Molecule: transfer RNA
Organism: bacterium
RNA sequence: UCCGGGGUAGCUCAACGGUAGAGCGGUGCGCUGUUAACGCAUAGGUUGCUGGUUCGAAUCCAGUCCCCGGAG
Numbered sequence: 001u002c003c004g005g006g007g008u009a010g011c012u013c014a015a016c017g018g019u020a021g022a023g024c025g026g027u028g029c030g031c032u033g034u035u036a037a038c039g040c041a042u043a044g045g046u047u048g049c050u051g052g053u054u055c056g057a058a059u060c061c062a063g064u065c066c067c068c069g070g071a072g
Base pairs, nucleotide, nucleotide: 001071002070003069004068005067006066007065010024011023012022013021018055026042027041028040029039030038048064049063050062051061052060
């Protein structure tokens, strides 16, 4: 320098252009002599960033930053 993959909740990851979810974790309550486990409820997101297309973008397009792999 070029090619490919990736960036979404605290962590690991989903989501075929139509209000962004799950597991674990957090918080509250219940249960228990207490803790753990278990049950119920609940909070938490400018989808890396900037533009564009579209009635509508995490998703498509362009640029840019970062991570992983490969080529030279």